[in-house]
Notes: The RNA shown here (small-subunit ribosomal RNA) has 1497 nucleotides and comes from an uncultured bacterium. Model confidence (mean pLDDT): 81 of 100. RNAcentral holds the sequence, with entries from ENA, Greengenes and SILVA.

C1' cells in the first nucleotide's frame, strides 16, 4: 500500500466481498510449564447457610468472680480494692443508658438526556464533626429515668403497671465578649442586591468531667479540697479538609413529535405579568457520565469491562427522624408484592457486600487462608473489629517467557505416496554414534517483604532462589493448499454426496467435494462464530458530487438567515502572537531503573491540541459614525416586439339548411365492407345560419420569469433596449419557511357546440383483434366564474456577478465614415445561432449563451429492486397531490464508448439467386436408400442445406460386427519360462460342423563331440503365470482424415501515429476488377496467409524420334480404278518429348495525362481463352473410437475364440434418389456408316462348329500403338404401324433352360416361349443448367467366383435464353440503430395456476406505558386546637396557679389503591391486498432493429 466481482473486451460510476488490528468473549479440536493480569456482558431474577461494623469500664448504674475489712445468727450482710503468678474450663465484655463510628469502606448501573457528567468560573446566597493555630473559659445548683425488684399480658416477637438509682444523659441560673440581634452615625469598597470597618446604646446566649502523679490541711483510715500532666468539654476568630448551591460552554436519535406551560409565578383573596420554541420548545425512543480503551497517517468512528473521579440506586413506592454530614445497602415508620414462622390471635425478612445455591443463558471461579503488610473505625493505651485489603485455589480467558532436545549420520535403509518404470519424494528425517540438562524427579540449603520497636510478630511458604545428582527419558497440535492468498498430486464420488468469505466448484479424467501422501502458515495453541474500527475519499471539515451514471426545486416575488463595492477614522468582538492559573492520579509516549529476559512494576520529562486571566498589536472580517460613485435605482429623449387584458371588425375553409341544374352512383381502402343515394345523393350554382381557427408573410425571426404568445382595429397595461446627461448614495445578491403564477387532461355551475374526437356502435384484418385501417359518434375541445397544481414543466445544465484566442450568420439600437440614389467596409451595446483554440470531461461532448478559472447563496444525491409503495399528517368536491419509510431480496443495476452479430434500417456490388429459356422431380411400375413397424436377430453408423444409389468400388456361405444352438479357456493371434517331442498329413468311427476317439505310416535342421549324447533355432504338444483378445462405452477426452460456409475475397502482422483504454489507422475514400485486381488520394509505411501466376489437360505451329503407327511420291501388283506393304520413306496422320505462342503487346476512343473499359487489327486462340488440381484466418463441441492410431472406463470359463443354421433381403405404410415409360421428333424390321477412353494371365479370348438363345465344346493370338474384349448407339437408307391402353409400355406370373460357385430354398444373374399390370405427361410445391453447356445416344472401367437402373470415366449428336437487378435465397464492402454477445432459433413483459417468505389493511381481541378527572386517603412533616397528661423554671407554707411541653382531635399536602373516558405502543386475528423468490406450467408478444402502429412523460 491494495485486491476480487457487472462486460465478448474497455473506461467510468457504484455497491458487495476479502487481506489488518482489537475483545470481560463463546464454540470445535488439541493441550507441557512459569510469571503478570483477568473472570454473570443474560434475570436491578429469587435466595438456604456462614461471615462482611463495631468500639470505649480512662463517662455511668448494676450483675458476676476473687481478695480484703467490719459485723454476726456461720450463713449471710456492710464497706473497699482488684481482674492478677502459671495452666485448664466457664459466665461475659452479657444488660441498660451515655460517647464516637455506623453518611466511610464494599456492590450494582435499574433509573436519569439532567447543571447528571466534563471543563472553567461564582457564592456580596452557604455549611463544615474529628484535625491545626490564636484568644478566653470551665462558677453555682436542680429534677428525673433505664437497667434492677415486684405484679401482669402474649405461642412468639415483645409489651404494660408500680417502686428504687447514676452519669461527660437532661435542665435552670451566674459570668463573658471580638459572638448573634435591634437602633443610630461615619468612612471605605463593590457588577446589582449590597459588603467591610469603626463608634454608641439596648437585648440575648456556654460548659463536664475523667485518669495518673504530687503537695498540704484535717482525720484512725479512706475520702474530700488544692496543684500538675494527659484526655475530654464551652465560646470566639482563623486555617485545612469535605460538602452544598448557582452560572458560561460541551454532551445521542426522531419534525411521520410544531406549537407547549394554564391557576404557572409558596398558600388564600384581589391585582398584575407572561415564559419557552425551526439557533428545534414540548413529546417519543435509547442511554449512567468522564479520565480513558480499541482503531485510524490524521481528522474522526466505535466503546465506557478491569483501575481512577463523579452521579444514582439498595425488594417496589412514599416519608421523615437522628446527626457536622442521610431522607441512610447490612437504621426507623407506612403501603404493596413475594418468602418464612405461627398456638391463626399475630409476627419475621430483604446478598446490586464476600463466598455459595437455584434459575436464565452460548457463557463467567472457592460456601479457602490471614489481619503478617497497606488502609479504616473505636480506644490514653494494650487491644478489638475489618470477605476493605494481602494471599492462595479454579479456568489457555488474555499478554509475555521457556521447553518438547543438540551434534554427527547416505545403503539416500525399510515403509508410505507418486511414476514417463528410468526414477522421484517424505529425507539427515529415522536407525546408529557422541553429547547437553531448561522444564522434570528426588535430596540439601533457603530469603527479602518487619516499619512503628527493645523483645516478639509472615497468611503467602519450606514459596521464589541457590548447590550438587539422575536420565532423551514425561511434553505437538491445528488450519489451509482454484483466484484473491503462501502452499499439488493420486484415488473415490459423478449437479449425487457435499463445499463456499466473494467470484464460484460438482453432470466419469474435480489441484475447489471425501480420504491419502506431500506442501504452506501459525504454534500450546489453531480454526470458526459474533461485535467494532480500518481499508470506505462508500456522508467527503481535512476529503465527493448533481448535461447523459443517483442527484437543479416547473417559474417568479420575498421574510428570517447567509454573504456583500470604494475611502479615511473609531473600537477591539473575531483574528494572530505573548502572559497567568488550571487541564487529578493512573494510562499513552521518551529517557533511565527493578524482577535472569519479557509481559509487569518504579522514577523523571514531554504531552494533555481545551478553558480561564491579563498587558499589548490593528493588516483583514465585524462595530460606531463620516465621505465617494464604477454596483443598484430614479428622471428626460428615442425606438423594436405573436408580452398581458378588454371590446369590436374581417375574409378563406369545414358542416348544416333552403332553392336551381343534373343523374346513378358517391365515399372509403392494401383490397373491401359498414355508411350516404332514385324519397334524387356525390358534383355544380346561388342564398342563409352557426361555431371554431387565423393560410401566404413565417425566418435555429421576435416577446415573456416560466407555462406560453400568431388575422385586423381601438382602449388599458407590464417589462426590456439604446444614447446623452442630472439626481439618490451600497439602497446590492441569494433566499429555508411563506406567497403568487403555472401546458394538457380532469372537476363544479351556467352558456355554446361548426370541426375534430376518448368512451361506445358497426365494418374490415386476424388463429384471436376488447388494437392498428374504415364509417359513424358522446363527453371534451370554445366562453364566463371557481377548483386542481401536475408533465421528458428539458438546454434532462439553479440564481447573481467577474475573468479567459478567434471566425462566421442573424435580430433591435447607437455613432464614425461616405453618398445623386442605393448603401459597402471598419466599430460599439443588447439579444439569438453555427464553428473552433486553450482548458475541462469516464467518454460523448462543452467551449465568452461554459460543462473553463475563482467566488456567493439556495435546492438535491449516496447500490438495484421493494417504491414514489405502505402508514401518519396536510391540501383537494373528487380524481389525486405534497411529505415519505421498513421488512424482505439480489451481486449486481447503471453511463459512455469499442468490436462483432442482427434488423420486416439505408447505400453499392456479386452469384443459374431471381427473371428469360430448356429439361426434369412431385402422379405410375420397378430398383435402391431411409424412417416406421415387425422379429430370436432384422448388426452398427450417417440426420436441414452439409443424412437418405451415403460408409458399402458390389450381404447366397465367407464377408458379419447381429440372433439360435454346440464347443474352448494362457486362448484364433504376440512375447517370455519349464518339460517332452519333428511337424504333419492319411484312414476308420461318432457328430450339423467345430471337433473327439482309435489306427497305421513317415523321421527335417545348427554347433560341439567318440558311434551316441549335449546344446541352440524353427515347429508342435503338455504345464504355470505374466498377459493376449474385444467392430464393448465415450468423436462432448483426442490424433489423423473429411464435409460445409466457399474458389466467397477475404484474414492478419511489424513499426509508426491517434485514443486513458477496449481499439482505431493501414484494410476507409474516388475510380476499376472475377478478385484487398490495379491506379490515385490519404498518418501511414511495409509485410505475410489467401487472389492471380507457377502445375496438369485438350486446342495451333516448330523441332527431335519413326515401331507395333503412317503411306504422298517412287516401287510392287492390276487392263484400269481399287489394292498390297517383310522394296522404300518418315512428307502427312499419329505417337510423346522439347521448345514457341497471348502480354491489353499494337492502333483508336473514353477516362484524372492513371488504373482500366470499349472498339479494331493481326492471330489457331483475345482480354483470368476452355477444363482440372489447388480450399486463407476461422465457424458448426459438424462427421468418424466400426479404416487406422489412442487416453480413460468396462468384460476376462466371456462383451474373447471356433463353429452350424438363420438374419442384415421381413412389410400395413411414409419420404429421398434413380431407371423405364406413357409414344409418331415414336415403335418394329432390313441394309449399310462414324468414336474415344479403357481392361486383359487363377486373365482377355478371335476364326471356324453346335444351339432360336443364354451358352457349350474345343482352340490360334496376346503380359499388349501388334492379339482379344469389340458389333458402338443415336444417326442414315428403305419398309411397316396410324393415335388405340395400341406392333406404346413393359411390371407381374408360369414353363423350360444356361452360367458362376462346396452350395442359388430363404436369397444371384442370364436366355427362350407364354403372360401383358399401372401408366395417356403428373396438385401444392420443387430441382438442374449460360456452350461443345442443357438435352439425348451408346461405350468402357473399378468392385467382382457370380451379381449394376448405382458409381467413375469416355466419346457421338447438339440447342434455347439472359430485357434486367424491383422482388425470393446466399454472399461481400461501407454506414446506421440496438436493452443482442450461447450473438434474432437473441433478449424480454404482464395476467393466470402452484409453492414458500416478509409486509400492509381488517370486525375485533389481549397486554404494556405515560398522563388527565374524580373518589379514598396510610405513615409523616407542617398549621390549628388542646377541657386530657406532665419532674426541672416562676409565684405560693401548701393546695394550687402560671410559663412551657405533650397525647388526642381537626385541616393542607400526601404514596399505594379504586372508578372513568381518552392517548400511545406492542402482540394476535377470520378475511383481504399488492410485493418478492422459485430448471423445464398456461395465454399472448408489450419493449429492444423503423421491434414490424417510433418510443417515452
Nucleotide at each position: 500500500a491494495g485486491a476480487g466481482u457487472u462486460u465478448g473486451a474497455u473506461c467510468c460510476u457504484g455497491g458487495c466481498u476479502c487481506a489488518g488490528g482489537a475483545c470481560g468473549a463463546a464454540c470445535g479440536u488439541u493441550g507441557g510449564u512459569g510469571g503478570c493480569g483477568u473472570g454473570c456482558u443474560u434475570a436491578a431474577c429469587a435466595c438456604a447457610u456462614g461471615c462482611a461494623a463495631g468500639u470505649c469500664g480512662a463517662g455511668c448504674g448494676g450483675u458476676u468472680c476473687u481478695c480484703g475489712u467490719a459485723g454476726u445468727u456461720u450463713a449471710c450482710u456492710u464497706c473497699g480494692a482488684g481482674g492478677a503468678u502459671a495452666g485448664c474450663g466457664g459466665c461475659g465484655g452479657a444488660c441498660g443508658g451515655g460517647u464516637c463510628a455506623g453518611a466511610c469502606g464494599g456492590g450494582u448501573g435499574a433509573g436519569u438526556a439532567a447543571c447528571g457528567c466534563g471543563u472553567g468560573g461564582a457564592u456580596a446566597a452557604u455549611c463544615u464533626g474529628c484535625c491545626u493555630g490564636u484568644a478566653a473559659g470551665a462558677c453555682a445548683g436542680g429534677g428525673a429515668u433505664a437497667a434492677c425488684g415486684c405484679c401482669g399480658g402474649g405461642a412468639a416477637a415483645c409489651c404494660g403497671g408500680u417502686g428504687c438509682u447514676a452519669a461527660u444523659a437532661c435542665c435552670c441560673g451566674a459570668u463573658a465578649a471580638c459572638c448573634u440581634c435591634u437602633u443610630u452615625a461615619a468612612a471605605u469598597c463593590g457588577c446589582a442586591u449590597g459588603a467591610u470597618u469603626u463608634a454608641a446604646a439596648g437585648a440575648g446566649a456556654a460548659a463536664a468531667g475523667g485518669u495518673g502523679g504530687c503537695c498540704u490541711c484535717u482525720u484512725u483510715a479512706c475520702a474530700a479540697u488544692g496543684c500538675u500532666a494527659c484526655c475530654a468539654c464551652u465560646u470566639a476568630c482563623a486555617g485545612a479538609u469535605g460538602a452544598a448551591u448557582c452560572c458560561g460552554c460541551g454532551u445521542c436519535c426522531c419534525a411521520u413529535u410544531a406549537g407547549c406551560c394554564a391557576g404557572u409565578u409558596g398558600g388564600u383573596g384581589g391585582g398584575a405579568a407572561g415564559g419557552c420554541g425551526a439557533c428545534g420548545a414540548u413529546g417519543g425512543g435509547u442511554a449512567g457520565c468522564c479520565g480513558g480503551c480499541c482503531u485510524g497517517a490524521g481528522a474522526g468512528g466505535g466503546u465506557g469491562a478491569c483501575c481512577c473521579g463523579c452521579c444514582a440506586c439498595a425488594c417496589u413506592g412514599g416519608a421523615a427522624c437522628u446527626g457536622g454530614c442521610a431522607c441512610a445497602c447490612g437504621g426507623u415508620c407506612c403501603a404493596g408484592a413475594c418468602u418464612c414462622c405461627u398456638a391463626c390471635g399475630g409476627g419475621a425478612g430483604g446478598c446490586a457486600g464476600c463466598a455459595g445455591u437455584g434459575g436464565g443463558g452460548a457463557a463467567u471461579u472457592u460456601u479457602g487462608c490471614g489481619c503478617a503488610a497497606u488502609g479504616g473505625g473505636c480506644g490514653c493505651a494494650a487491644g478489638c473489629c475489618u470477605g476493605a485489603c494481602g494471599c492462595a485455589g479454579c479456568g489457555a480467558c488474555g499478554c509475555c517467557g521457556c521447553g518438547u532436545g543438540g551434534a554427527c549420520g547416505a545403503u539416500g535403509a525399510a515403509g508410505g505416496c507418486c511414476c514417463u518404470u528410468g526414477g522421484g519424494u517424505c529425507g539427515u528425517a529415522a536407525a546408529a554414534u557422541c553429547c547437553u540438562g531448561u522444564c522434570c524427579u528426588a535430596u540439601g540449603g533457603g530469603a527479602a517483604g518487619a516499619a512503628c520497636u527493645a523483645u516478639a510478630u509472615g497468611a503467602c511458604g519450606g514459596u521464589a532462589c541457590c548447590c550438587a545428582a539422575g536420565g532423551a527419558g514425561g511434553a505437538a497440535g491445528c488450519u489451509c493448499c482454484g483466484g484473491c492468498u503462501a502452499a499439488c498430486u493420486c484415488c473415490g464420488u459423478g449437479c449425487c454426496a457435499g463445499c463456499a468469505g466473494c467470484c464460484g466448484c460438482g453432470g466419469u479424467a474435480a489441484u475447489a467435494c471425501g480420504u491419502a501422501g506431500g506442501u504452506u502458515g501459525c504454534a500450546a495453541g489453531c480454526g470458526u462464530u459474533g461485535u467494532u474500527c480500518g481499508g470506505a475519499a462508500u456522508c467527503a471539515u481535512u476529503g465527493g458530487g448533481c448535461g447523459u451514471a443517483a442527484a437543479g426545486g416547473g417559474c417568479g416575488c420575498g421574510u428570517a438567515g447567509g454573504c456583500g463595492g470604494u475611502u479615511a477614522u473609531u473600537u477591539a468582538a473575531g483574528u494572530g502572537a505573548g502572559u497567568u492559573g488550571u487541564g487529578a492520579a493512573a494510562a499513552c509516549u521518551c529517557u533511565g531503573g527493578g524482577c535472569u529476559u519479557a509481559a509487569c512494576c518504579c522514577c523523571c520529562g514531554u504531552a494533555u491540541u481545551g478553558c480561564c486571566u491579563u498587558a499589548g498589536a490593528a493588516a483583514c472580517u465585524g462595530u460606531c459614525a463620516g465621505g465617494c460613485u464604477a454596483g443598484a435605482g430614479u428622471g428626460c429623449a428615442g425606438g423594436a416586439g405573436a408580452g398581458g387584458g378588454u371590446g369590436g371588425u374581417g375574409g378563406a375553409a369545414u358542416u348544416u339548411c333552403c332553392u336551381g341544374u343534373g343523374u346513378a352512383g358517391c365515399g372509403g381502402u392494401g383490397a373491401a365492407a359498414u355508411g350516404c343515394g332514385u324519397a334524387g345523393a356525390u358534383a355544380u350554382a346561388g342564398g342563409a345560419a352557426g361555431g371554431a381557427a387565423c393560410a401566404c408573410c413565417g425566418g435555429u425571426g421576435g416577446c415573456g420569469a416560466a407555462g406560453g404568445c400568431g388575422a385586423c382595429c381601438a382602449c388599458c397595461u407590464g417589462g426590456g433596449c439604446u444614447a446623452a446627461u442630472a439626481c439618490u448614495g451600497a439602497c446590492a445578491c441569494u433566499g429555508a419557511g411563506g406567497u403568487g403564477c403555472g401546458a394538457a387532461a380532469g372537476c363544479g355551475u351556467g352558456g355554446g357546440g361548426a370541426u375534430c374526437a376518448a368512451a361506445c356502435a358497426g365494418g374490415a384484418u386476424u388463429a384471436g383483434a376488447u388494437a392498428c385501417c374504415c364509417u359513424g359518434g358522446u363527453a371534451g375541445u370554445c366562453c364566463a366564474c371557481g377548483c386542481c397544481g401536475u408533465a421528458a414543466a428539458c438546454g434532462a445544465u439553479g440564481u447573481c456577478a467577474a475573468c479567459u484566442a478567434g471566425g462566421u450568420g442573424u435580430u433591435g439600437g447607437g455613432a464614425u465614415g461616405g453618398u445623386u440614389u442605393a448603401g459597402a467596409a471598419a466599430u460599439u451595446c443588447a439579444g439569438u445561432g453555427c464553428u473552433g483554440c486553450a482548458g475541462u470531461u469516464a467518454a460523448c461532448g462543452c467551449a465568452a449563451u461554459a460543462a473553463g478559472u475563482a467566488u456567493u447563496c439556495c435546492g438535491c444525491c449516496u447500490g438495484g429492486g421493494g417504491a414514489g409503495u405502505a402508514u401518519g399528517c396536510a391540501c383537494g368536491c373528487a380524481a389525486g397531490u405534497g411529505u415519505g419509510a421498513a421488512a424482505c431480496u439480489c451481486a449486481a443495476a447503471u453511463g459512455a464508448a469499442u468490436u462483432g452479430a442482427c434488423g420486416g434500417g439505408a447505400c453499392c456490388c456479386c452469384g443459374c439467386a431471381c427473371a428469360a429459356g430448356c429439361g426434369g422431380u412431385g402422379g405410375a411400375u420397378c430398383a435402391u436408400g431411409u424412417g416406421g413397424u415387425u422379429u430370436a436377430a432384422u448388426u452398427c453408423g450417417a440426420a436441414g442445406c452439409a443424412a437418405c444409389g451415403c460408409g458399402a468400388a458390389g450381404a447366397a456361405c465367407c464377408u458379419u460386427a447381429c440372433c439360435u444352438g454346440g464347443c474352448c479357456u494362457u486362448g484364433a493371434c504376440a512375447u517370455c519360462c519349464c518339460g517332452u517331442g519333428a511337424c504333419g498329413g492319411c484312414c476308420a468311427u461318432g457328430g450339423a460342423a467345430a471337433u473327439a476317439u482309435g489306427g497305421a505310416c513317415u523321421u527335417c535342421u545348427u554347433a560341439g563331440u567318440u558311434u551316441a549324447c549335449u546344446u541352440g533355432c524353427a515347429c508342435a504338444c503338455g504345464g504355470a503365470g505374466a498377459c493376449a483378445g474385444g467392430u464393448g462405452g465415450u468423436g462432448c477426452a483426442u490424433g489423423g482424415u473429411u464435409g460445409u460456409c466457399g474458389u466467397c475475397a477475404g484474414c492478419u502482422c511489424g513499426u509508426g501515429u491517434c485514443g486513458u483504454g477496449a481499439g482505431a489507422u493501414g484494410u476507409u475514400g474516388g475510380g476499376u476488377u472475377a478478385a484487398g485486381u490495379c491506379c490515385c488520394g490519404c498518418a501511414a509505411c511495409g509485410a505475410g496467409c489467401g487472389c492471380a501466376a507457377c502445375c496438369c489437360u485438350a486446342g495451333u505451329g516448330u523441332u527431335u524420334a519413326g515401331u507395333u503407327g503412317c503411306u504422298a511420291a517412287c516401287g510392287c501388283g492390276u487392263a484400269g480404278u481399287g489394292g498390297c506393304a517383310a522394296g522404300a520413306g518418315c512428307a502427312c496422320u499419329c505417337u510423346a518429348g522439347u521448345g514457341a505462342g497471348a502480354c491489353u503487346g499494337c492502333c483508336g476512343u473514353u477516362g484524372a495525362c492513371a488504373a482500366a473499359a470499349c472498339g479494331g487489327a493481326g492471330g489457331a486462340a483475345g482480354g483470368u481463352g476452355g477444363g482440372g488440381a489447388u480450399g486463407a484466418c476461422g465457424u458448426c463441441a459438424a462427421a468418424u473410437c466400426a479404416u487406422c492410431a489412442u487416453g480413460c472406463c468396462c468384460c476376462u470359463u466371456a462383451u474373447g475364440u471356433c463353429u452350424u443354421g438363420g438374419g442384415c433381403u421381413a412389410c400395413a405404410c411414409a419420404c429421398g434418389u434413380a431407371c423405364u415409360a406413357c409414344a409418331a421428333u415414336g415403335g418394329c424390321c432390313u441394309g449399310a456408316a462414324c468414336a474415344g477412353a479403357g481392361g486383359g494371365a487363377a486373365g482377355c479370348a478371335a476364326c471356324a462348329u453346335c444351339g432360336c438363345g443364354a451358352a457349350a465344346g474345343g482352340a490360334a493370338g496376346c503380359a499388349a500403338a501388334a492379339c482379344c474384349c469389340a458389333c458402338a448407339a443415336a444417326g442414315u437408307c428403305a419398309g411397316u404401324c396410324u393415335c388405340a391402353g395400341u406392333u406404346c409400355g413393359g411390371a407381374u406370373u408360369g414353363u423350360a433352360g444356361g452360367c458362376u460357385g462346396c452350395a442359388a430354398c430363404u436369397c444371384g444373374c442370364c436366355u427362350a416361349c407364354a403372360u401383358g399390370a399401372a401408366g395417356u405427361c403428373g396438385g401444392a410445391a420443387u430441382c438442374g443448367c449460360u456452350a461443345g453447356u442443357a438435352a439425348u445416344c451408346g461405350c468402357a472401367g473399378g468392385u467382382c467366383a457370380g451379381c449394376a437402373u448405382a458409381c467413375u470415366g469416355c466419346g457421338g449428336u447438339g440447342a434455347a435464353u439472359a430485357c434486367g437487378u424491383u422482388c425470393c435465397c446466399g454472399g461481400g464492402c461501407c454506414u446506421u440503430g440496438u436493452a443482442c454477445a450461447c450473438a434474432c432459433c437473441g433478449c424480454c413483459c404482464g395476467u393466470c395456476a402452484c409453492a414458500c417468505c416478509a409486509c400492509g389493511a381488517a370486525a375485533g381481541u389481549u397486554g404494556g406505558c405515560a398522563a388527565c378527572a374524580c373518589c379514598c386517603g396510610a405513615a409523616g412533616c407542617c398549621g390549628g386546637u388542646g377541657a386530657c397528661u406532665c419532674a426541672a423554671c416562676c409565684c405560693g407554707u401548701a393546695a394550687g396557679g402560671g410559663a412551657g411541653a405533650g397525647a388526642g382531635c381537626c385541616g393542607u399536602c400526601g404514596a399505594a389503591g379504586g372508578u372513568g373516558g381518552g392517548g400511545u405502543u406492542a402482540g394476535u386475528a377470520a378475511u383481504u391486498g399488492g410485493g418478492g423468490u422459485g430448471a423445464a406450467g398456461u395465454c399472448g408478444u408489450a419493449a429492444c432493429a423503423a421491434g414490424g402502429u417510433a418510443a417515452c412523460c